This is a predicted structure of a 113-nucleotide RNA (SAM riboswitch aptamer (S box leader)) from a soil metagenome. Its mean pLDDT, the model's own confidence on a scale to 100, is 82.
RNA sequence: CAUCUAGAGGGGUGGAGGGACUGGCCCAGUGAAGCCCCGGCAACCACCUCGGAUCUAUUGGUCCGAGGGGAGGUGCCAACUCCAGCAGGUAGCGAUCACGCACCUGGAAGAUG
Numbered sequence: 001c002a003u004c005u006a007g008a009g010g011g012g013u014g015g016a017g018g019g020a021c022u023g024g025c026c027c028a029g030u031g032a033a034g035c036c037c038c039g040g041c042a043a044c045c046a047c048c049u050c051g052g053a054u055c056u057a058u059u060g061g062u063c064c065g066a067g068g069g070g071a072g073g074u075g076c077c078a079a080c081u082c083c084a085g086c087a088g089g090u091a092g093c094g095a096u097c098a099c100g101c102a103c104c105u106g107g108a109a110g111a112u113g
Stems, first nucleotide, its partner, number of pairs: 001113004009038005017027003021085004039077003044073002047068009081109001086106005092101003
């Protein structure tokens, strides 16, 4: 800096945790995490094609955009990043002194590249 409402699980081993943190709410002996094998999803990087810009004496380099495929490097395969956390807003619900809930927008944090 970009993306995060889509997509994709079986077996073996293991033996009580897991979903980052906090609160909630979930998943888990009908077997959690971890490890191994096989499979799959996606298309960030890489690769290929096309277009544009730019540099350079020419076949080329760099950047931007569009498209392609899935043999390579990562990643991922419960729940929107599971939901909220901070701020603002709303003709909603409750309460009636300013708060709770719901919804919307942005942010923070986190994850992946």